Context: one part of a larger RNA
Molecule: small-subunit ribosomal RNA, central domain
Organism: uncultured prokaryote
RNA sequence: CUGGGCGUAAAGCGAGUGUAGGCGGCUUAGCAAGUCGGAUGUGAAAUCCCAGGGCCCAACCCUGGAACUGCAUCCGAUACUGUUAGGCUAGAAUUCCGGAGAGGGUGGCGGAAUUCCCGGUGUAGGGGUGAAAUCCGUAGAUAUCGGGAGGAACACCAUGGCGAAGGCGGCCACCUGGACGGUGAUUGACGCUGAGACUCGAAAGCGUGGGUAGCAAACAGGAUUAGAUACCCUGGUAGUCCACGCCGUAAACGGUGAGUGCUCGUCGUCGUGGGUAUUGACCCCUGCGGUGACCAAGUUAACGCAUGAAGCACUCCGCCUGGGAAGUACGGUCGCAAGACUAAAACUC
Numbered sequence: 001c002u003g004g005g006c007g008u009a010a011a012g013c014g015a016g017u018g019u020a021g022g023c024g025g026c027u028u029a030g031c032a033a034g035u036c037g038g039a040u041g042u043g044a045a046a047u048c049c050c051a052g053g054g055c056c057c058a059a060c061c062c063u064g065g066a067a068c069u070g071c072a073u074c075c076g077a078u079a080c081u082g083u084u085a086g087g088c089u090a091g092a093a094u095u096c097c098g099g100a101g102a103g104g105g106u107g108g109c110g111g112a113a114u115u116c117c118c119g120g121u122g123u124a125g126g127g128g129u130g131a132a133a134u135c136c137g138u139a140g141a142u143a144u145c146g147g148g149a150g151g152a153a154c155a156c157c158a159u160g161g162c163g164a165a166g167g168c169g170g171c172c173a174c175c176u177g178g179a180c181g182g183u184g185a186u187u188g189a190c191g192c193u194g195a196g197a198c199u200c201g202a203a204a205g206c207g208u209g210g211g212u213a214g215c216a217a218a219c220a221g222g223a224u225u226a227g228a229u230a231c232c233c234u235g236g237u238a239g240u241c242c243a244c245g246c247c248g249u250a251a252a253c254g255g256u257g258a259g260u261g262c263u264c265g266u267c268g269u270c271g272u273g274g275g276u277a278u279u280g281a282c283c284c285c286u287g288c289g290g291u292g293a294c295c296a297a298g299u300u301a302a303c304g305c306a307u308g309a310a311g312c313a314c315u316c317c318g319c320c321u322g323g324g325a326a327g328u329a330c331g332g333u334c335g336c337a338a339g340a341c342u343a344a345a346a347c348u349c
Base pairs, nucleotide, nucleotide: 003321004320005319006318007303008302012317014200015199016198017197021193022192023191025088026087027086028085029084030083031082033081034080035077036076037075038074039073040072041071042070049065050064051063052062053061054060091190092187093186094185095184096182097181098180103176104175105174106173107172108171109170110154115149116148117147118146119145120144121143125136126135161168162167205246206245207244208243209242210241214240215239219235220234221233222232257316258315259314260313261312262311265294266293267292268291269290270289271288272287273286274285275284298305299304322349323348324347331342332341333340334339
């Protein structure tokens, strides 16, 4: 390379927007680039193949044929691909109506709890553990009541909802994105994927400035222990919070790329529509979209998956190719740094 693969064996980029490219619905007509047929020219000789022949045979050599799967020109075919022109509405999009939602951003407000401060009551303990001790407390703690300060997080609701992913949770207002259901109308293939590129991207970490109640790396002390640079306890600083700017990684997981179509059922649940029914919310039947459980065919090495596929197919992208060395070295790009991305080899089994 041809292949074969990517849930768990090596392998789906963390996620999106989108450039080039690749691929692309139904239909009519033209063209004839791809495609197909024919003809002519060319495709040196040798070689290869076939037939015959010459050296005793063979290797080797000679003669003839075939072949040289290619290229060019001309003539022709028009189903498919392409292209040009036209048409269509099933893909896609827009408009209108409707409700659902922790989707995002900004501002304001709220209650419970912890801590601290002030005051009242009150007296000797409290705290902590396997047991203790460090620690706090007669300068009045713990407990309890009243008042105040400040920061951070929002019990229950849920097997639920939203978002591309990361993720999102008190309440209210404003700004704003997407999805879904319904019905007619409009545009008329406007689509899918997506190398590069760009944007977003938990936690930790970094820079500048603020903030700091609780928690808590580091650190200190008390225990435990043979030791204990730990697990347990008492403290406690970065950090956790806010603003702006970096970082760009995770078991960023459904360990499952995106899109489209097709393929038995049963039972939930969320959003919404229709029917039936009712005083009415329900119940019942049914459609669309999400999210779950169990199973058939099929599939799988097995486990399992099974209309939300890991089944049957197509399109496009990414990735894998024995283990270690190694996601390392070197080089390059990015970064303030930490480091990230790209990514070998010797050697070894």